Predicted 3D model of a 74-nucleotide RNA (transfer RNA) from Sphingomonas sp. S-NIH.Pt15_0812. The RNAcentral record of the sequence draws on Rfam.
RNA sequence: GAUCCCGUAGCUCAGCAGGAUAGAGCGUCCGCCUCCUAAGCGGAAGGCCCCCGGUUCGAAUCCGGGCGGGAUCA
Numbered sequence: 001g002a003u004c005c006c007g008u009a010g011c012u013c014a015g016c017a018g019g020a021u022a023g024a025g026c027g028u029c030c031g032c033c034u035c036c037u038a039a040g041c042g043g044a045a046g047g048c049c050c051c052c053g054g055u056u057c058g059a060a061u062c063c064g065g066g067c068g069g070g071a072u073c074a
Stems, first nucleotide, its partner, number of pairs: 001073007010026004019057001028044005050066005
């Protein structure tokens, strides 16, 4: 330098042929249980989906441009 992939809660990820309140597991907090802890059970908080534009009645999901990470090739 070229091509391709990825960027969604603290962490690991799902959701992506657009449709409306964005989800799961782990973790955190609260409660139940227990002599206590762990395990188990119930509940809660937490992200407007990397950034900026565009298309559309409507975009995490499509398009363009950035930024960051990775792979392959040179």

Taxonomically the source falls in Sphingomonas (Bacteria, Pseudomonadota, Sphingomonadales, Sphingomonadaceae). It matches the Rfam family "tRNA". It is annotated as a transfer RNA. The coordinates come from a structure-prediction model, not an experiment, and the mean pLDDT is 80.